[in-house]
Context: one part of a larger RNA
RNA sequence: CCCUCUUUUAGGAACUAGGCAAUCUAGCCUCGUAACUUUGGGAAAAGAGGCGCCUCGGUAGUGUUGUACCAGGUAUCCAUUUGGGAAGCACGAGGAGGCCGCAGAGAAAUGGCCCAGGCGACUGUUUAGUAAAAACACAGGACUCUGCAAAGACAUAAAAUCGAUGUAUAGGGUCUGACGCCUGCCCGGUGCUGGAAGGUUAAGGGGAGAGGUUAGCCGCAAGGCGAAGCUUUGAACCGAAGCCCCAGUAAACGGCGGCCGUAACUAUAACGGUCCUAAGGUAGCGAAAUUCCUUGUCGGGUAAGUUCCGACCCGCACGAAAGGCGUAACGACUUGGGCGCUGUCUUAAAGAGGGGCACG
Numbered sequence: 001c002c003c004u005c006u007u008u009u010a011g012g013a014a015c016u017a018g019g020c021a022a023u024c025u026a027g028c029c030u031c032g033u034a035a036c037u038u039u040g041g042g043a044a045a046a047g048a049g050g051c052g053c054c055u056c057g058g059u060a061g062u063g064u065u066g067u068a069c070c071a072g073g074u075a076u077c078c079a080u081u082u083g084g085g086a087a088g089c090a091c092g093a094g095g096a097g098g099c100c101g102c103a104g105a106g107a108a109a110u111g112g113c114c115c116a117g118g119c120g121a122c123u124g125u126u127u128a129g130u131a132a133a134a135a136c137a138c139a140g141g142a143c144u145c146u147g148c149a150a151a152g153a154c155a156u157a158a159a160a161u162c163g164a165u166g167u168a169u170a171g172g173g174u175c176u177g178a179c180g181c182c183u184g185c186c187c188g189g190u191g192c193u194g195g196a197a198g199g200u201u202a203a204g205g206g207g208a209g210a211g212g213u214u215a216g217c218c219g220c221a222a223g224g225c226g227a228a229g230c231u232u233u234g235a236a237c238c239g240a241a242g243c244c245c246c247a248g249u250a251a252a253c254g255g256c257g258g259c260c261g262u263a264a265c266u267a268u269a270a271c272g273g274u275c276c277u278a279a280g281g282u283a284g285c286g287a288a289a290u291u292c293c294u295u296g297u298c299g300g301g302u303a304a305g306u307u308c309c310g311a312c313c314c315g316c317a318c319g320a321a322a323g324g325c326g327u328a329a330c331g332a333c334u335u336g337g338g339c340g341c342u343g344u345c346u347u348a349a350a351g352a353g354g355g356g357c358a359c360g
Base pairs, nucleotide, nucleotide: 001355002354003353004352005351006350007349008348010346011345014344019341027051028050029049030048031047036041038178052099053098054097055096056095061091062090063089064088069084070083071082100104112339113338114337115336116335117334118333119331120330124136125135140176141175142174143173144172145171146170152162153161179326180325181324182323184256185255186254189253190252191249192248193247194246195245198244199243200242204238205237209233210232211231212230213229216225217224218223257275258274259273260272261271284318285315296312297311298310299309300308
């Protein structure tokens, strides 16, 4: 000097990005317990008091069993049942008195608590070795595909297998994510579904026409013409789906305006004009896990608050299942505040054990 541990006057978060770490708290009994709430919870809320042993005394009492006995009931007997009920068995105070110790939940072990936001409903799952979370999943919601040799998966192909010894209250895919209140407008583009009149359109069918070759014919010759056959090519015309086209569809991919003017102070603009669009953002929320300007402005909390809470709304650039807004409960989540508590700190000291180094 380092590591692990123990203790500490006064103060008590002044430390720090942040109470990180370490204290505090802790068991049982009794009392007591708020907002809110999905009436289950919240709740061990919070908070308060108590705790050993002996004696009075196994007392008061409580529970259990309950033949006999009493009462009711049954016409009677037996049996059974209801109420009371001695003895037995089990449990067992309150109160009073006394005893011991430094200390009675005598050791060990064993929640710190509260208030207000954000996110995710919840229990669960995850980056084996930096991330446990607000990420994934979830029950619930919606759309869509699939009629069974199902769709789909697997797969070069085929066969086989799964789906499923299931059958649309089933199975697959996609999105959303308990619950409550809700989920607006746009189908012009892209996709999907449906339609089939017209346009376009492949192979194929079709074969008008054209070329090559040459028996033959003409020519003195060079050469010219040229049937059939063979061969090369080939125009009309007939040819599906698709595309164009016509509709539907947004819990399909997606989208949801600009400029100018106007009220008897000013300011603002319920109102008007105009341009563009498929339609111009509804409800709710809003400086937000989203706000650049920005430490916006106002209020609260502090002596002092870039964070926090409540508001405002010029939303750079929220917004309705890539869901919107709420929400009790839950969370080793996250933000702000408070009480308690402490060597985190003011400010350092002492001690125990281990290690390092130096000298011998």

Large-subunit ribosomal RNA, domain IV from a Candidatus Aminicenantales bacterium, 360 nucleotides, folded computationally. Model confidence (mean pLDDT): 84 of 100. The organism belongs to Candidatus Aminicenantales, within Bacteria.